[in-house]
Molecule: transfer RNA
Organism: uncultured Butyrivibrio sp.
C1' cells in the first nucleotide's frame, strides 16, 4: 500500500422493513437433597458521519484483527 473481517460472556445466522440458533449465566418446575430433563430470561450489531420513508445490511472516514 491492497484485500477481508468486527453481531450477547463464548460460538454463530442474518446482506434494506424493528436481530435466528447453540453453549454458558440467572430464575422457576421436577426431587427428600441433587443430577438429568423441561420452561422462562439477555444484544439499537466496533466508533463517528452520509444515503434512504426505513440501515446490522449500502457509502465514507477512524480504530482493531488477519492475509498478501
Nucleotide at each position: 500500500g491492497u484485500g477481508a473481517c468486527a453481531u450477547a460472556g463464548c460460538c454463530a445466522a442474518g446482506c434494506g422493513g424493528u436481530a435466528a440458533g447453540g453453549c454458558g449465566u440467572g430464575g422457576g418446575a421436577c426431587u427428600g437433597c441433587a443430577a438429568c430433563u423441561c420452561c422462562c430470561u439477555g444484544a439499537u450489531c466496533g466508533g463517528c458521519g452520509g444515503u434512504u420513508c426505513a440501515a446490522a445490511u449500502c457509502c465514507g472516514c477512524c480504530u482493531g484483527u488477519c492475509a498478501c